The prediction has a mean pLDDT of 82. Transfer RNA from Faecalibaculum rodentium, 73 nucleotides, folded computationally. The organism belongs to Faecalibaculum, within Bacteria. Rfam family: tRNA. Rfam classes the family as a transfer RNA.
RNA sequence: GGGGUGUUAGCUCAGCUGGGAGAGCGCUUGCUUCGCAUGUAAGAGGUCACGGGUUCGAAUCCCGUACGCUCCA
Numbered sequence: 001g002g003g004g005u006g007u008u009a010g011c012u013c014a015g016c017u018g019g020g021a022g023a024g025c026g027c028u029u030g031c032u033u034c035g036c037a038u039g040u041a042a043g044a045g046g047u048c049a050c051g052g053g054u055u056c057g058a059a060u061c062c063c064g065u066a067c068g069c070u071c072c073a
Stems, first nucleotide, its partner, number of pairs: 001072007010025004019056001027043005049065005
């Protein structure tokens, strides 16, 4: 330098038929306990890496950029 692939909540990851942004763990609060843990109910938390394009509508499709992994040179 070229090819492939990944980037979504604090962490690990789903979501590709283009239309609802989600799960587990963690965190907060209530109940339970003398107190803690466990259990249980509720809740907070996201510019879907960044910029642009297509579309009535983009996490999802296209182009570029950044970073990680990998293959070739």